[in-house]
RNA sequence: CCGUGCUAGGCGGGGACGUAGCGGAGCCCUGUACCCGCAAUCCGCUCUAGCGGGGCCGAAUUCCCUCUCGAGGGAGGCGGCCUCCGGGGUCAGCGCGCCGGUUGCGGCGUCGAUGGCCGGGUCCCGCCCGAUGUCGGCCCGUGAACCAGGUCAGGUCCGGAAGGAAGCAGCCUUAAGCGGUCACCGGUAGGCGGUGCGGGGUCGCCCGGCCGGAGCUUGCAGCCGGCGGACGCGCCCGGGGACCCCUUUCGACGGAGGGUGCACGG
Numbered sequence: 001c002c003g004u005g006c007u008a009g010g011c012g013g014g015g016a017c018g019u020a021g022c023g024g025a026g027c028c029c030u031g032u033a034c035c036c037g038c039a040a041u042c043c044g045c046u047c048u049a050g051c052g053g054g055g056c057c058g059a060a061u062u063c064c065c066u067c068u069c070g071a072g073g074g075a076g077g078c079g080g081c082c083u084c085c086g087g088g089g090u091c092a093g094c095g096c097g098c099c100g101g102u103u104g105c106g107g108c109g110u111c112g113a114u115g116g117c118c119g120g121g122u123c124c125c126g127c128c129c130g131a132u133g134u135c136g137g138c139c140c141g142u143g144a145a146c147c148a149g150g151u152c153a154g155g156u157c158c159g160g161a162a163g164g165a166a167g168c169a170g171c172c173u174u175a176a177g178c179g180g181u182c183a184c185c186g187g188u189a190g191g192c193g194g195u196g197c198g199g200g201g202u203c204g205c206c207c208g209g210c211c212g213g214a215g216c217u218u219g220c221a222g223c224c225g226g227c228g229g230a231c232g233c234g235c236c237c238g239g240g241g242a243c244c245c246c247u248u249u250c251g252a253c254g255g256a257g258g259g260u261g262c263a264c265g266g
Stems, first nucleotide, its partner, number of pairs: 001266006009057003012030004020046005034054005063259006072250006079244002082241007090234001093233003096228010106217003115211008123200005128194003132189006139180004148173004156165003
């Protein structure tokens, strides 16, 4: 130095919590590094500490020690910054609402603005016309045992006769009544309509004309002022949470270095 077989040892680790303390297990961070059973109303141990049973690797890239890097977790902070909740007060802070002023932009305006006057419409009343509702008339049909008319068979009455009279039924026509229909005529009604006529009325709006002669603008924006109000922000008090920083603590994975058996054979 090499080969073979063994032993120590290894086959994940860490954080907080929990515990007298140590592990497991549950949660979290790393990472991939055997199996079965026990266990959070816990399970098993006793100072380097899971217990019971089995399997694999095996003195080295895998074990031990030191240094380093540092994911991540815990504790603390009269630190920084952000966010949420509750309470309070403040319009002498801001946002917000209304009003007034001013400036600018836009729009309209000598093809004539603001304003004034006149007329008409819109509005109210009446009339007229129309439509509609309703009633009546006209028209058609029907319609009278007797108390409507005409004609009146039969029969009745008067008469010597000739003739005459009253008159039921029937038929015809009609009155009252009933039914019907487009149109037409008339009456009447109003929460219908209008190119109509008349009267009334005149704050506003629309249209037109005249006077007059340069502005008008609740279209938008800026600034100033006044009034209003707690709705939001800012402010104060209290509470919760996230991130960053500082101190401290534990610390995985990784990196560097060092150390470490036994037996046999060559």